[in-house]
């Protein structure tokens, strides 16, 4: 100097005039006035995750359906997030990326091409010793038969390379690599290394269904609470249920009787026991209830105000522990709370940047002539002109993802060159 990789930060500044929202203090009967602070983001976006908070489901346990995550360890309130490490893929590298458990539980799929794509396969090929045919006796033919090393097709052809062996071949044998199994060492672990052993048939695909491990109530600030006001605690239809036994008590009816009473039958209230049912996808236990309820249709009132609403798993600084994420201790700070929705408008200067022009004043590079000039280009300088990115809180927080003109800083990798 060129080309890359990773991380962080800023993204307008100053002044004047006018204007806006909240809070605090003082004054004021009120309306309001004065003064002092504060007033959009790194993503406020997406609404993709996790929570705080609020309400609902009667509670507890188990489980089904449904959903989510998926190497190991750590962090966190938690997560599908973050950090570190391991394995795979890509890259010369710095690094990037990973939907990273299971194909021997089962099912499905692998189109087309090709001979053949899972109890797979012989199209072109190679051999054809022995048996057969021919022969100039060198050999030729190709049948039976053998073969899957070579070629074709394909995303993928059933381990790879090499040597030997064979008629030609084939893990047929051997060496190395790969794979299965086992031991030892290191590591918390994922895993890595090393040694021994086995020729080692049984493809791929789970971001296909599925299996395994772990996790998960629902709805959401338009949640919800209070005050005020008003109405019709409205009407209709349908399903399902209101069981049994015993005690006490109050009546009814009938028969008999002179009456008292006796017998039979049935109703209401209440208590106890058993059982059934409703409240949950299912089951068990507990609790409450017995118009417990379930579903549909028609109709009425309220749409006002206050709160929720900003002090937080908060921010900043420094120290310690840790590879780090992060945690702990100490000190400091308070930084929007609108309610149809506020932070804006104008002017001037500056900064950055794009384009155009000027200049040879300074610097750099190249070319040319010769020792000092010239030309071009670039940077600095000056002038003119335009622009200043993505984008606006609405209960709050931790993440992820997406968008971003321009600029600055740090670290690392490769190449060329110089010292």
């Nucleotide at each position: 100097c060129c080309a890359g990789g990773g991380g962080g930060c800023c993204g307008g500044g100053c002044a004047g005039c006018c204007g806006c929202g909240g809070g605090g203090u003082u004054c004021g009967u009120c309306a309001g006035a004065a003064c002092c602070g504060c007033g959009a983001g790194g993503a406020a976006a997406g609404u993709c995750c996790g929570g705080g908070c609020u309400c609902c489901a009667c509670g507890a346990a188990a489980u089904a359906a449904g959903g989510g995550u998926g190497g190991c360890g750590g962090g966190u309130a938690a997560c599908g997030c973050c950090c570190g490490c391991c394995g795979g893929a890509c890259g010369c590298a710095a690094g990037u990326u990973u939907a990273g458990g299971g194909a021997a539980a089962g099912u499905g799929c692998c189109a087309c091409a090709g001979a053949g794509a899972g109890u797979a396969g012989a199209c072109c090929g190679c051999c054809g010793a022995u048996g057969g045919c021919u022969u100039u006796c060198g050999a030729g033919c190709a049948c039976a038969g053998g073969u899957a090393a070579g070629g074709c097709u394909g995303a993928a052809a059933g381990g790879g390379u090499g040597c030997g062996g064979u008629a030609a071949g084939a893990g047929c044998g051997c060496a190395c690599c790969g794979g299965g199994g086992g031991g030892c060492u290191g590591g918390u672990a994922a895993c890595a290394g090393u040694c021994c052993u086995c020729g080692c048939a049984u493809g791929g695909u789970a971001a296909a269904c599925c299996c395994c491990a772990c996790c998960c109530g629902g709805a959401g600030c338009a949640a919800g609470a209070c005050c005020g006001a008003a109405u019709a605690g409205g009407g209709g239809c349908g399903g399902c249920g209101c069981g049994c036994u015993g005690g006490u008590u109050c009546g009814g009816a009938g028969u008999u009787g002179a009456g008292a009473g006796a017998c039979u039958u049935g109703g209401g209230a209440u208590c106890a026991g058993c059982u059934g049912g409703u409240g949950u996808g299912u089951u068990u236990c507990g609790c409450a209830c017995c118009g417990a309820u379930c579903g549909c249709c028609c109709g009425g009132g309220u749409u006002g105000g206050u709160c929720g609403c900003u002090u937080g798993a908060g921010c900043c600084g420094c120290g310690c522990a840790g590879c780090a994420a992060u945690g702990c201790a100490c000190g400091g700070c308070c930084u929007a709370g609108a309610g149809g929705a506020a932070u804006g408008g104008c002017u001037g200067c500056c900064a950055g940047u794009g384009c155009g022009g000027a200049u040879a004043c300074g610097g750099u590079c190249u070319c040319u002539c010769u020792u000092g000039g010239g030309a071009u280009a670039c940077c600095g300088u000056c002038c003119g002109u335009g622009c200043u990115a993505c984008a606006g809180a609405a209960c709050c927080c931790g993440g992820c993802u997406u968008a971003c003109a321009g600029g600055c800083c740090c670290c690392c990798u490769g190449g060329c060159g110089a010292a």
Predicted 3D model of a 419-nucleotide RNA (Bacterial RNase P class A) from Novosphingobium sp. The source organism's lineage runs through Bacteria, Pseudomonadati, Pseudomonadota, Sphingomonadaceae and Novosphingobium. Rfam family: Bacterial RNase P class A. Gene Ontology terms of the family: tRNA processing, ribonuclease P activity and dimeric ribonuclease P complex. It is annotated as a ribozyme. The sequence was found by an Rfam model in a public genome assembly.